[in-house]
RNA sequence: GCCUAUGUAGCUCAGGGGUAGAGCACUUCCUUGGUAAGGAAGAGGUCACGGGUUCAAAUCCCGUCAUCGGCU
Numbered sequence: 001g002c003c004u005a006u007g008u009a010g011c012u013c014a015g016g017g018g019u020a021g022a023g024c025a026c027u028u029c030c031u032u033g034g035u036a037a038g039g040a041a042g043a044g045g046u047c048a049c050g051g052g053u054u055c056a057a058a059u060c061c062c063g064u065c066a067u068c069g070g071c072u
Stems, first nucleotide, its partner, number of pairs: 001071003005067003010024004018055001026042005048064005
């Protein structure tokens, strides 16, 4: 230099045009003499960044950035 994959909650990941989700973690409450475990409720997201297509984009297209892998 070229090619591919990935980028979504604090962490690990789903979701592949039509309201952004799960598990763990976090907060509050219940339970207990206390802790752990268990139960209920809740908070937390410019979906890496910019542009385009579309009535509508996390999703499709182009570019940029970062990371992993491959080729030379």
Predicted 3D model of a 72-nucleotide RNA (transfer RNA) from a Dysgonamonadaceae bacterium. It matches the Rfam family "tRNA". Rfam links the family to the GO term triplet codon-amino acid adaptor activity. The family's RNA type in Rfam is transfer RNA. Its mean pLDDT, the model's own confidence on a scale to 100, is 81. The sequence was found in a public genome assembly. The source organism's lineage runs through Bacteria, Pseudomonadati, Bacteroidia, Bacteroidales and Dysgonomonadaceae.